[in-house]
RNA sequence: GGUCCCGUAGUGAAAUGGAUAUCAUAUCGCCCUCCGAAGGCGGCGUUCGCAGUUCGAAUCUGCGCGGGACCG
Repeated sequence: GGUCCCGUAGUGAAAUGGAUAUCAUAUCGCCCUCCGAAGGCGGCGUUCGCAGUUCGAAUCUGCGCGGGACCG
């Protein structure tokens, strides 16, 4: 340098172009308990960036950024 794959809460993942982007875990608060753990309830927090297509984009397209595999 070329080709391909990936990028979503702190972490790990889901989401047919359409509903308030969901779940687990972490974290915080409450309940429970003599105190904790476990368990229950609730809160916080997410689509890598910029354009484009579309009535509608996490999803499709282009460019860029980052990571990985292979080739040279």

Transfer RNA from an Oligoflexales bacterium, 72 nucleotides, folded computationally. Rfam family: tRNA. From the family's description: Transfer RNA (tRNA) molecules are approximately 80 nucleotides in length. The sequence was found in a public genome assembly. The coordinates come from a structure-prediction model, not an experiment, and the mean pLDDT is 80. The organism belongs to Oligoflexales, within Bacteria.